A computed fold for a 75-nucleotide RNA from a Candidatus Brockarchaeota archaeon, annotated as transfer RNA.
The RNAcentral record of the sequence draws on ENA.
The organism belongs to Candidatus Brockarchaeota, within Archaea.
[in-house]
RNA sequence: GCCCCAGUAGCUCAGCCUGGUUAGAGCGCCUCCUUGGUAUGGAGGAGGUCGUGGGUUCGAAGCCCACCUGGGGCU
Repeated sequence: GCCCCAGUAGCUCAGCCUGGUUAGAGCGCCUCCUUGGUAUGGAGGAGGUCGUGGGUUCGAAGCCCACCUGGGGCU
C1' cells in the first nucleotide's frame, strides 16, 4: 500500500441481507415488596445523538462515499 471482518445501553451481543411498528435482549445499576438482616425470588424504572462526517430517499441502525478505532490476511 491493498483486501476482509468488527464498531448499537456500563459489559456481552441481536436487529442490517429485504429502509417504515416505539431501537431491543441478557447481565449490571436504581426504587419498592418479601426477610430480624443478607442472599435468592417478585414488581417497576433509569440509561442509546446505532464509531465520525457527508450523500441518496417522503423516510436511514440497515443503502452509497470518505474517514477514525480495533482485529485478521496479502505483498
Notes:
It matches the Rfam family "tRNA". It is annotated as a transfer RNA. About the family: Transfer RNA (tRNA) molecules are approximately 80 nucleotides in length.